[in-house]
Parts: sequence; structure tokens; C1' cells
RNA sequence: AUUUUAUAAAGAAGAAGGGAGAGAAUAGGCUCGAUGAUCUUCUAGCAACCUGUUUCCACCAGACAAGGUGCUAAGUCCUACCAAAUAAAUUUUUGGGACUAUAAAAU
Repeated sequence: AUUUUAUAAAGAAGAAGGGAGAGAAUAGGCUCGAUGAUCUUCUAGCAACCUGUUUCCACCAGACAAGGUGCUAAGUCCUACCAAAUAAAUUUUUGGGACUAUAAAAU
């Protein structure tokens, strides 16, 4: 880097550095940001996956822990593709797909 599987409406801070945009891609919005954002480091926290303990005949599922990754504004910030229902003027809801992110495994 690629592929597969699973999950993604919950949860979670402060300090230092740095200095202008940022919130995945394209587009439209809407928010955050000189009262210092995004980002990096340290500490702390959360608990999605792996791991460990435990309940269970076993699996699934649950509880606990926080070792390995990860994460710590707003539903993956919302929508944009399809279908069904609903609404009545092009609305709202549900499901699916696509894309993205994370984890595990394989090449």
C1' cells in the first nucleotide's frame, strides 16, 4: 500500500509549543477559531477493536480492567446516490449503498 470482516446517534480534559485557518474527499450548508482554533508534545480521561479476568455447558451476549492501538466540539457536524413510507410543494422518517475513520487478520 491492497483486500476482508466488524463498528461508527453514547463517552472523554488541562498545560506547553505554534500562529491562521479548520471541521476526510468534491460540492452546498452550518459551526469552531487572535477570549489562539486545526496541528505537535506531555499529563489526564474515555472505552470502539485486540488482549486479560469474570458470568455462561459452550457460543453469542454481559460485567470489570486499561496492557496494545485508538479516541477526547457539534449524529461520521448535516445533505448531496437508491428504495419505501409520509407530507403537500417539493417536507419528514426508515433502510440500503457509496465514501471516510478505527481495529483485527491476510498478502

Notes
A computed fold for a 107-nucleotide RNA from Chryseosolibacter histidini, annotated as SAM riboswitch aptamer (S box leader). Of the family's consensus pairs, 97% are formed in the model. The source organism's lineage runs through Bacteria, Bacteroidota, Cytophagia, Chryseotaleaceae and Chryseosolibacter. Its mean pLDDT, the model's own confidence on a scale to 100, is 80.